[in-house]
RNA sequence: GCGCCAGUAGCUCAGCCGGAUAGAGCAUCGGAUUUCUAAUCCGAGGGUCAGGGGUUCGAAUCCCUUCUGGCGUACCA
Numbered sequence: 001g002c003g004c005c006a007g008u009a010g011c012u013c014a015g016c017c018g019g020a021u022a023g024a025g026c027a028u029c030g031g032a033u034u035u036c037u038a039a040u041c042c043g044a045g046g047g048u049c050a051g052g053g054g055u056u057c058g059a060a061u062c063c064c065u066u067c068u069g070g071c072g073u074a075c076c077a
Stems, first nucleotide, its partner, number of pairs: 001073007010026004019057001028044005050066005
C1' cells in the first nucleotide's frame, strides 16, 4: 500500500435481508428486606448508535468518505 472485521449506555454485548418508543447483563442511584453489611427483590437515571455526507415516506441497519482498533497479505533497493 491492498483486503477483511469491528466501533451501539460507565463496562461487556444483542439488535444490523430498513418499519417507527434502541435493548440486556453488570455497574451507579433510590426504595423494600436485614440489628448492620452482603445477598435478594422493586424502581429510576444513563445513548449525537465513532464523525460527515447521501439514498428513502422512514436508517443503528443500505451506499460513499474520514477517523480509531484488530487480523491477513505484498513490497522493503
Molecule: transfer RNA
Organism: Candidatus Anammoxibacter sp.